[in-house]
The RNA shown here (c-di-GMP-I riboswitch aptamer) has 86 nucleotides and comes from Aquibacillus saliphilus.
Its Rfam family is "c-di-GMP-I riboswitch aptamer". Gene Ontology term of the family: cyclic-di-GMP binding.

RNA sequence: CGUACGAAAAGGCAAACUCAUUGAGAAGUGAGGACGCAAAACUACAGGGGCUUAAGUUUAACCGACGAAGCUAGCCAGCUACCGAA
Numbered sequence: 001c002g003u004a005c006g007a008a009a010a011g012g013c014a015a016a017c018u019c020a021u022u023g024a025g026a027a028g029u030g031a032g033g034a035c036g037c038a039a040a041a042c043u044a045c046a047g048g049g050g051c052u053u054a055a056g057u058u059u060a061a062c063c064g065a066c067g068a069a070g071c072u073a074g075c076c077a078g079c080u081a082c083c084g085a086a
C1' cells in the first nucleotide's frame, strides 16, 4: 500500500411514531424523534425480490378480479468511499 475484517476515536445516517405537506395509493419531502446502521452513501432507462393499482381490460352498470409505465437502495445485488486496533 492492497484485499478481507470491524476494536477505538472523531464525525455521519435515522426505523417506528407525531405534526405539516404532496400523491389515487405504495410512498416522497420538511420538522421533531432514535429502532438500528461500517456503506442505512449512490444506482429502480442492467438483475432477482417486495409494495401499490391510477389509466386500461373485464361487466349493461356497480362490486370484484386482472393490470406498472408507479414506489421501495433500511431485502438481495451492483458500484464507489471515511477511520485503522487485532
Base pairs, nucleotide, nucleotide: 005084006083012037013036017032018031019030020029021028022027035074042078043077047076048075049072050071051070056066057065058064

It was read from a public genome assembly, where an Rfam model found it.